[in-house]
The prediction has a mean pLDDT of 76. Two RNAs folded together computationally: RNase P RNA and transfer RNA, 442 nucleotides in total.
């Protein structure tokens, strides 16, 4: 100097003038007005992927069905989030991913080629018989198809071959030692000699899970024609609630259609939080105790703006110094231009995505001294 | 702020893990007619919205994005 790779840090500051929303105190004051003092939009408010809070569903239920997670240990309100590790892939490495139980529980798929895709088979080839031939019989080592063809190397044997046997490897399954909470890792050692793949197919195992969703919900006020017509019901019960179906428990005299009329306003929820920031401990970390301080937006057609000047930051430029071998790198200067992604709307913890500046820690590879 | 659906040929729309991904209208030839139109016959026309990932194979399956449309008071 270049290429990567992970982890964090900000999103400009200030200072007049004018404009706008909200607290607070104080005065006048029906409403309303002024004056003084804090305070007003993001790391993603975004995407609406996931998780709670919270309000309703009168109350509490049971199966079936549906849907999520899926290696192991910590964390969390609680997650499909988070640290930490294990085994896989992937990378020269630093990392990075992973949807990471089970195929001997059962079902299903594997097209094309190929003989054959599962208690499968014989196309080419090998060996015996038999007159060369055709014909029987054995074979699965060797070649062929193909993502994948009943473990691979070698030696014996064999009519020829085959784990038929044997050593060595690898893989299943059992026994056992050693670490580690655990997943797992390293050794030793029999055993039948070997069971295709695929579950982001269908399912099987463990495990959770009521639903909807601030336009949620709660209270006031105001109109109007609590109007008219048909069915069907008030004991048994029609309708109705409890996500979808059964059951089941329970409210209730209304309910459906269909004509016509009127209202669509306003307050609460709305912001003290599973809050934030700082020290100390404990922990590898992720969190997580105690102790001290802090209060930091609440709008409803929708505030939180704009103008000027300064100074900060990047980029380029003119001029000097200083350093160095060189490339270049610091500090002053004179001037231009830039400034990314982007607006709360019940709150909080993630995920993912868009984007600018900037620090720092590692890994590789090149050059020079 | 919230909640659901949807993208395939020039257009309207089917479609399924595997064999050239289909209809219809529309476009070009033809056949028939005196000439038309109808009718019938053939041809062409496709990064299955865009990126990852399972799999031996993806328009279909899972996840991400980007467009378009619908409901709520």
């Nucleotide at each position: 100097g270049g290429a990567g790779u992970a982890a964090g840090u900000c999103a400009g500051a200030u200072g007049a003038u004018c404009g706008c929303c909200g607290g607070a105190u104080c005065a006048g004051u029906u409403a309303c007005u002024g004056a003084u003092c804090g305070g007003g939009a993001g790391g993603a408010a975004a995407g609406u992927c996931c998780g709670a809070a919270c309000a309703c569903c009168a109350c509490a239920g049971a199966g079936c069905g549906g849907g999520g997670u899926g290696c192991u240990c910590c964390u969390u309100a609680a997650c499909g989030g988070g640290g930490a590790g294990u085994c896989g892939u992937g990378g020269c490495a630093a990392c990075a991913c992973g949807a990471a139980g089970g195929a001997a529980a059962g079902u299903g798929c594997a097209a094309c080629a190929g003989a054959a895709a599962g208690u499968a088979u014989a196309c080419c080839g090998c060996c015996u018989u038999u007159u060369u031939u055709u014909a029987a019989g054995g074979u699965a080592a060797g070649g062929g198809u193909g993502a994948a063809a009943c473990g691979g190397u070698g030696c014996g044997g064999u009519a020829a071959g085959a784990g038929c046997g044997c050593a060595c490897c690898a893989g299943u399954u059992c026994u056992u030692c050693a670490g580690g909470u655990g997943a797992c890792u390293g050794g030793a050692g029999a055993a039948g000699c070997u069971u295709u793949g695929u579950a982001a197919a269908c399912c099987c195992c463990a495990c959770c899970c009521g639903g909807u969703g601030c336009a949620a919900g709660a209270c006031c006020a105001a109109a109007u024609a609590g109007g008219g017509a048909a069915g069907u019901g008030u004991c048994u019960g029609a309708g109705g609630a409890c996500u979808g179906c059964u059951c089941g428990u329970c409210c209730u005299a209304g309910c459906u259609u269909u004509c016509g009329g009127g209202u669509a306003g306003g307050u609460c929820g709305c912001a003290c939080g599973a809050g934030c920031c700082a020290a100390u401990g404990u922990g590898c970390a992720a969190a997580u105790a105690u102790u001290g301080g802090c209060c930091u937006a609440g709008a409803u057609g929708a505030a939180u703006g704009a103008u000027c000047g300064u100074c900060a930051c990047u980029u380029u430029u003119u001029u000097c110094a200083g350093g160095g071998u060189a490339a270049c790198c610091u500090g002053a200067u004179u001037g231009a231009a830039g400034a990314a992604c982007a607006a709360a709307a019940u709150u909080c913890g993630g995920c993912u995505u868009a984007u600018g500046a900037u620090u720092u820690g590692c890994u590789c590879c090149g050059a020079c001294c | 702020g919230g909640g659901c659906g949807u993208a395939u040929a020039a257009c309207u729309c089917a479609g399924u893990g595997a064999u050239u991904a289909g209809a219809g209208u529309g476009g070009g030839g033809g056949u028939c007619u005196c000439u038309a139109a109808a009718a019938c016959c053939u041809c062409a026309a496709g990064u299955c919205a865009g990126g990852g990932g399972u799999u031996c194979a993806a328009u279909u399956c899972c996840c991400c994005u980007u467009g378009c449309g619908c409901c709520c008071a």
It holds a member of the Rfam family "Bacterial RNase P class A".